[in-house]
RNA sequence: GAUUUAUAAAGAAGUGGUGAGAGACAGGCUCUAUGACCCACUGGCAACCCUCUAAAAGAGAAGGUGCCAAAUCCUGACCAAGUUACAUGGUGUAAUUUGGAAAUAUAAAUU
Numbered sequence: 001g002a003u004u005u006a007u008a009a010a011g012a013a014g015u016g017g018u019g020a021g022a023g024a025c026a027g028g029c030u031c032u033a034u035g036a037c038c039c040a041c042u043g044g045c046a047a048c049c050c051u052c053u054a055a056a057a058g059a060g061a062a063g064g065u066g067c068c069a070a071a072u073c074c075u076g077a078c079c080a081a082g083u084u085a086c087a088u089g090g091u092g093u094a095a096u097u098u099g100g101a102a103a104u105a106u107a108a109a110u111u
Stems, first nucleotide, its partner, number of pairs: 001111008013042005021031003025076004043068003048064002050060003072103001078100010
């Protein structure tokens, strides 16, 4: 890197370093010299692996990851259903809502 499965409206920040962009991509919107992003240390959240338990249910947090602005910050080709507007012979176009799919991230397993 690829595949499969699961999860993603909850939760959790201080100090120091550095110094300009950052929030995956596009559009929007937001954060940022009152120092963001990133890095280090410390602290915390969560409970995928893990530990306890005969097991279900449950509990825990030593260890391996992950995470600690905003719902995955919001929307995103496409599919289904609904609503509204316009045109119409069936129907179509546009907007919008919900769900799915897709995309992204993380974990576990396989490769």

Notes: Model confidence (mean pLDDT): 83 of 100. This is a predicted structure of a 111-nucleotide RNA (SAM riboswitch aptamer (S box leader)) from Pedobacter montanisoli. It was read from a public genome assembly, where an Rfam model found it. Lineage of the source: Bacteria > Bacteroidota > Sphingobacteriia > Sphingobacteriaceae > Pedobacter. Rfam family: SAM riboswitch aptamer (S box leader). Rfam's curators write: The SAM riboswitch is found upstream of a number of genes which code for proteins involved in methionine or cysteine biosynthesis in Gram-positive bacteria.